[in-house]
Context: one part of a larger RNA
């Protein structure tokens, strides 16, 4: 130089405090160990692996196991040789299916020198080859994760030092910031910060249908006439700069002010946006690729099975254990997305699940759409009209098929569980906490993941502590 110290000194951060909400005890949902298994496929491993890859394992996916087939191969070029068509639809045999084998029907390919001549497609057949989710992420690209949205990472000329190297980046304010200012043997630049891009608040312009209705008319209903003022809509503008005042400060930068003005005030709020680099951090199973290795099998097809096993251990959630709640009624307000092999009003049938008919919509037009917490009654503290695991019964729907191994519905059935040791996790405002709704994958199947809105807190005295970072210095038998 650097790293490190249970040295120092400044400073930051939901880092600790100061609140609020949990998790650890139940049950059950998923993920992971470990056991078992013919197989329970592989990867991920403190943070930063474990509702991770997988935005959806009944077949398929699938790579796993067993049995039963296939060897130029389920794909690709190429070579000899054949056929002229290929190809589909059906029915039947055998079989579990992959396949083998037969009949019937539809179709009869282009140009043409009329030669299978040329393209083209299929067949057998030779061998080059194909194939390999086999191995190496510690040969590697490409891509991510962390430290971190932390303020740092550098370089040119110079100047200093015998050199490694130092200055510049250090010092005095000051910031969210190597942010800006002043001083200085340093002057300058570059990557990072910051702005510029998105979107939420505010105002104007433009534009008025499928949105919207103030004043006229009209109606069961913005239905219709009519109108574009207001909402929205979506395209283009203003707008915030510490500009103004006052203080403070060093005449600076900046800081304070329940100052003014403003819809917003000192980064207005959120987002996208990750510097050099670290961790031989992750991934050869996304896709690429060196290099090993298999080549009638580590390839390739198909039927069942497995990925769903279960003493047991830990992760990460959903219900709950109740009266700020349960049950039944009542009946209002959202906003973001989907829709044609689809959303499906509406009637009718079923208690339901869902079923049968079907109006309209390629969608600001029609639909999914009913929002939920709210309010009124009751129930009175009990393992209960709390909780809903479980387990017999019947049923719907999807799909070739729900036994292994799907959701749902309807009757009965009513388990643990009375707020949870030691431990431990998010969260500082439209946040947390608490209702509901959409949507990707998807035939079906969401407690997950990704959106949306509704209601809507409590605290922060302060940095002594405990974790992580930043910057000066100090020490070192590390490097």
């Nucleotide at each position: 130089u650097g790293a490190c110290g249970g040295g120092g000194g400044c400073c930051c951060g939901c880092a600790c405090a100061a609140g609020c909400g949990g998790u650890g005890g139940a049950g059950c949902a998923u993920g992971u160990g470990g056991u078992u298994u013919a197989a329970u496929u592989c990867g991920a491993a403190g943070c930063a692996a474990c509702g991770c890859g997988c935005a959806g394992a009944a077949c398929c996916u699938u790579a796993c196991c067993a049995g039963c087939c296939c060897u130029u191969g389920a794909c690709a070029u190429c070579u000899c040789g054949g056929u002229c068509g290929c190809g589909g639809u059906u029915a039947c045999c055998g079989g579990a299916g992959a396949c083998g084998g037969u009949a019937a029907c539809c179709u009869u390919c282009a140009g043409u020198u009329a030669g299978g001549c040329u393209g083209g497609a299929c067949c057998c057949a030779u061998g080059a080859c194909a194939g390999g989710u086999g191995c190496u992420g510690c040969a590697u690209g490409g891509c991510u994760g962390u430290c971190g949205u932390c303020a740092g990472c550098u370089c040119g000329u110079g100047u200093c030092g015998u050199g490694a190297g130092a200055u510049g980046u250090u010092g005095g304010g000051u910031u969210a910031a190597g942010u800006c200012c002043c001083g200085c043997a340093a002057c300058g630049a570059g990557c990072g910060c910051a702005a510029c891009c998105c979107u939420c608040g505010c105002c104007c312009u433009u534009a008025g249908u499928u949105g919207c209705c103030a004043g006229c008319c009209u109606u069961a209903a913005g239905u219709u006439g009519g109108g574009c003022a207001c909402u929205c809509u979506a395209a283009g503008g203003g707008g915030a700069c510490u500009g103004c005042c006052g203080g403070u400060g060093a005449u600076a930068a900046g800081c304070c002010g329940a100052g003014a003005g403003g819809a917003a005030g000192g980064u207005g709020g959120g987002g996208a946006u990750g510097a050099c680099g670290u961790c031989a951090a992750g991934u050869c199973c996304u896709c690429a690729u060196g290099g090993c290795c298999c080549u009638u099998a580590c390839g390739g097809g198909c039927u069942g099975g497995g990925c769903u096993a279960c003493a047991c251990a830990c992760g990460u959630g959903c219900u709950a254990c109740a009266a700020u709640g349960g049950u039944g009624g009542u009946g209002a307000c959202a906003g973001u997305g989907g829709g044609c092999a689809g959303c499906g009003a509406g009637a009718c049938g079923g208690c339901a699940a869902c079923g049968u008919c079907g109006a309209g919509c390629u969608a600001a037009u029609c639909u999914c759409c009913a929002a939920a917490a709210g309010c009124c009654a009751u129930c009175u503290c009990a393992g209960u009209u709390c909780g809903g695991a479980u387990u017999g019964g019947g049923g719907u729907c999807u799909g070739c098929a729900a036994c292994u191994c799907g959701a749902c519905c309807c009757c009965a059935u009513g388990a643990a569980g009375u707020u949870g040791g030691a431990a431990u996790c998010g969260c500082u405002a439209g946040u947390a906490a608490u209702c509901g709704c959409g949507g990707a994958u998807c035939a079906g199947c969401a407690u997950g993941c990704c959106g949306c809105g509704g209601u809507g807190a409590a605290u922060a005295c302060g940095u002594u502590c405990c974790c992580g970072g930043g910057c000066c210095u100090u020490g070192u038998a590390c490097a």